[in-house]
RNA sequence: GACCGGACGGUCGCUUCCCGCGCUUUCGGGCGCGAGGAGAGGAAAGUCCGAACUCCACAGAGCGGUGUGCCGGAUAACGUCCGGGAGAGGGUGGCCCAUUCUAAAUUUCGCGCUUCUUGCGAAAUUUAGAGUGGGAAAUUCUCGACGGAAAGUGCCACAGAAAACAUACCGCCCCGGCGGCAACGCCAGGGUAAGGGUGAAAAGGUGCGGUAAGAGCGCACCGCCGCGCCAGUAAUGUCGCGGGCAGGGCAAACCCCACAUGGAGCAAGACCAAAUAGGAAGGAAGUUCGGAGCCUCGGUUCUUUGAAUCAGGGUUCCGGACACGUGCCGGCUCGGUGCGUCAAACCUUCGGGUAGGUCGCUAGAGCCGCGCAGCGAUGCGCGGCCCAGAGGAAUGACCGUCCAGCGGGAGCAAUCCCGCGGACAGAAUUCGGCUUACAGGUC
Numbered sequence: 001g002a003c004c005g006g007a008c009g010g011u012c013g014c015u016u017c018c019c020g021c022g023c024u025u026u027c028g029g030g031c032g033c034g035a036g037g038a039g040a041g042g043a044a045a046g047u048c049c050g051a052a053c054u055c056c057a058c059a060g061a062g063c064g065g066u067g068u069g070c071c072g073g074a075u076a077a078c079g080u081c082c083g084g085g086a087g088a089g090g091g092u093g094g095c096c097c098a099u100u101c102u103a104a105a106u107u108u109c110g111c112g113c114u115u116c117u118u119g120c121g122a123a124a125u126u127u128a129g130a131g132u133g134g135g136a137a138a139u140u141c142u143c144g145a146c147g148g149a150a151a152g153u154g155c156c157a158c159a160g161a162a163a164a165c166a167u168a169c170c171g172c173c174c175c176g177g178c179g180g181c182a183a184c185g186c187c188a189g190g191g192u193a194a195g196g197g198u199g200a201a202a203a204g205g206u207g208c209g210g211u212a213a214g215a216g217c218g219c220a221c222c223g224c225c226g227c228g229c230c231a232g233u234a235a236u237g238u239c240g241c242g243g244g245c246a247g248g249g250c251a252a253a254c255c256c257c258a259c260a261u262g263g264a265g266c267a268a269g270a271c272c273a274a275a276u277a278g279g280a281a282g283g284a285a286g287u288u289c290g291g292a293g294c295c296u297c298g299g300u301u302c303u304u305u306g307a308a309u310c311a312g313g314g315u316u317c318c319g320g321a322c323a324c325g326u327g328c329c330g331g332c333u334c335g336g337u338g339c340g341u342c343a344a345a346c347c348u349u350c351g352g353g354u355a356g357g358u359c360g361c362u363a364g365a366g367c368c369g370c371g372c373a374g375c376g377a378u379g380c381g382c383g384g385c386c387c388a389g390a391g392g393a394a395u396g397a398c399c400g401u402c403c404a405g406c407g408g409g410a411g412c413a414a415u416c417c418c419g420c421g422g423a424c425a426g427a428a429u430u431c432g433g434c435u436u437a438c439a440g441g442u443c
Base pairs, nucleotide, nucleotide: 001443002442003441004440006402007401008400009399010398011397012396014039015038016037017036019034020033021032022031023030024029041424045435046434048433049432050431051430052429053265054264055263056262065261066260067259068258069257070084071083072082073081074080085146087143088142089141090140091139092138095135096134097133098132099131100130101129102128103127104126105125106124107123108122109121110120111119147256148255152254153253154250155249156248169196170195171192172191173190174189176187177186178185179184204222205221206220207219208218209217223245224243225242226241227240228239230237231236269359270358271357272356279350280349281348282347283346286322287321288320289319290318291317292316293315294314295313296312298310299309300308301307302306323341324340325339326338327337328336329335366385367384368383369382370381371380372379373378403422405420406419407418408417409416410415
C1' cells in the first nucleotide's frame, strides 16, 4: 500500500416481495393462513467538500460578503484524483573548487662529499592518496492553503548594540595625549563589519588577493537581478550577455490580483383527503287588517318663527285573521295545540388546511467479468446480473459443530483436554470524495 472483516447448520421471531387458499370490500383494496425469495457497512459515522433531484427567489450592472489559488489532465462536479514543475527536509553514489598533510617525479638553489655517479635540505610545478571546509548536479523517499512582501498599511515577543532611512556591546586597526626603560595600560578622536555574542531571522555565501585593520574593494566558483535565444501545451528549464548586489521575514494580519459564487434542503416537494371548528355560495314556508312610536314628503288652517291637523311612503314593536312549513296528541283525516315563516338555526354544494394515506423511494454518474486506448487518474466496447427500502423506524435471539485468538493443565515433542471468547460500529432520497474509528488475519 492492497484485500478480508468469522464459517456452516438448526429452532423461534421481524420487514418486504411474489404465489396459492379463505374471509371481507365503498371493487382501489384490506385482513388471516400456508409455501418460497431478499434483508446493513468498509466505514452505513463526522456532515467537512462536490453533485443529482425538489421548491422558493431572480431585468441588467455595480458594491459588499464568501470560497478557491504553480501548470496540464481526469471527472457530472469538486477544496478530490492522476501526471508534471518549483521549493523544503532526508538517503545513496559519484563530481568540482579551495586548503592542510603525506608520497613520487621534474626543474632551480644551497650544503656536504667529490673523479663521475650520488647524499641531505629548501622552493616552485605536476601527479596520486588522505583529512577539513564549501559548491553544483544526478537519482530516490517524504512533506504541503504552492498567486503577490518590487502597490500600500501593519506586526516582528524574549534576547540583543541594532529587527529595517541600519547599527556598534565585546573585539580589530590608525592617529594624538598621559604613564612606563620596554612589553603594555588608560583617556580622547576616527576607521571597520572580517571574528565573538544575541536571536526563528543580522543586510549575499565560500576562498584567494588586497588593506593599517577591513569591506564586492578586486577576482574565481555558487547564488541573485535584468535582457535575449532556444526547448516545452504550460508551470518552467538550459544556454548566452549585462549588472557587484538592490529588494530581511510574516498575506493561516489587513490588503492587492485572477477566477468562481442566489437560498433552503426528502421533515425537499407532489397528490388524495375524515371528524370537529371556521370561510364562501345556493336552497327552503307570507299575505292582509288594526293599534302605538319614530323618520320623511305633500296639502290645509292659524299672525311670521313655529304649531296643529289630514292623506301617502318607510321602519320598529304589539295584537288578530287566513295560508304555509314543522313538532306533539292521533292508526289516518278533520280537529286541537306549540314553534317558525326571509335568512339566524336547518339542508345542499364548493374551497383551504389538519389527522391519516399514497408518491417521491431505490434500475443507478449501478455491480461483476473480459477486451481495447492511456505513463496514470480514467474512458470506450462487449457479455452477464438485480443487490434492503423500513419509516417512532425490520435486519434479532438462542443452540450445535468448526476456525482465528487468550488462559490453565498433561506430554520430551508432535499433540490432546478444559474454560473464556471475535473489533469499530449500525441504512433512513441517492451518488463521488475527504476525514475519523477499528480485534484479528492474508498478500

This is a predicted structure of a 443-nucleotide RNA (Bacterial RNase P class A) from uncultured Candidatus Sulfotelmatobacter sp. Taxonomically the source falls in Candidatus Sulfotelmatobacter (Bacteria, Pseudomonadati, Terriglobia, Terriglobales). The sequence is in RNAcentral, with records from MGnify. It matches the Rfam family "Bacterial RNase P class A". From the family's description: Ribonuclease P (RNase P) is a ubiquitous endoribonuclease, found in archaea, bacteria and eukarya as well as chloroplasts and mitochondria. Rfam classes the family as a ribozyme. The coordinates come from a structure-prediction model, not an experiment, and the mean pLDDT is 76.